[in-house]
RNA sequence: CUCUUAUCGAGAGCGGCUGAGGGACUGGCCCAAUGACGCCCGGCAACCGCCAAAAACUGGCAAGGUGCUAAUUCCUGCAGAUCACAGGUCUGGCAGAUAAGAG
Numbered sequence: 001c002u003c004u005u006a007u008c009g010a011g012a013g014c015g016g017c018u019g020a021g022g023g024a025c026u027g028g029c030c031c032a033a034u035g036a037c038g039c040c041c042g043g044c045a046a047c048c049g050c051c052a053a054a055a056a057c058u059g060g061c062a063a064g065g066u067g068c069u070a071a072u073u074c075c076u077g078c079a080g081a082u083c084a085c086a087g088g089u090c091u092g093g094c095a096g097a098u099a100a101g102a103g
Stems, first nucleotide, its partner, number of pairs: 001103008013041001015040003021031003025077001027075002042069003047065002049061004073095001078092006
């Protein structure tokens, strides 16, 4: 980097350092010198892991490997259905993120 599988409506600081943009991309809408983003510490969670049962599902634990720590993946983009139809709602995709496995 690519492929496969699973999940993505919950949860998580009145801390320290830094110092200008950030929320993947489009269009919106937001966060931000009353300090955003990033790093450290803390915390949350339970994919791998450990234990029990064990075909699978399931339950418990949280030492270890990740991950996460504003807003539903913040909404949206493409298609279908539906409605009191410049729009709304639902369903499914595309794209994205994370984990495990394989190449």

This is a predicted structure of a 103-nucleotide RNA (SAM riboswitch aptamer (S box leader)) from Thermosyntropha lipolytica DSM 11003. It matches the Rfam family "SAM riboswitch aptamer (S box leader)". Its family is annotated with regulation of gene expression in the Gene Ontology. About the family: The SAM riboswitch is found upstream of a number of genes which code for proteins involved in methionine or cysteine biosynthesis in Gram-positive bacteria. Of the family's consensus pairs, 97% are formed in the model. The sequence was found by an Rfam model in a public genome assembly.